c-di-GMP-I-GGC riboswitch aptamer from a Syntrophomonadaceae bacterium, 85 nucleotides, folded computationally. Its mean pLDDT, the model's own confidence on a scale to 100, is 92. It was read from a public genome assembly, where an Rfam model found it. The model forms 95% of the base pairs in the Rfam consensus.

């Protein structure tokens, strides 16, 4: 380097539940655990939610990101331990 053990030391917190931000998607805090070897960071590529504004429609709706997701995949940086391979 590079891998992930019934190891050790910890560590992060899904849904719900209360509260406050938002137009929604979501986000912040408590509480509280469904997982988690990067579930630590970072919207840098795809993917996915939205849809305030804006465009289309007589309506219903439909198109769009500048909005959003890092616990969707992948990538960049960083990091504890130290069996096996």
């Nucleotide at each position: 380097g590079a891998c992930g053990a019934u190891a050790a030391u910890g560590g992060c917190a899904a849904a719900a539940c209360u509260u406050c931000c938002g137009a929604a998607a979501g986000g912040a805090a408590g509480c509280g655990a469904c997982g988690c070897a990067a579930a630590g960071u970072c919207a840098u590529g795809g993917g996915c939610c939205u849809a305030a504004c804006c465009c289309c429609g007589u309506a219903a709706g439909g198109g769009u990101a500048u909005g959003g997701u890092u616990g969707c995949c992948a990538g960049g940086c960083u990091g504890c331990c130290g069996a096996a391979a």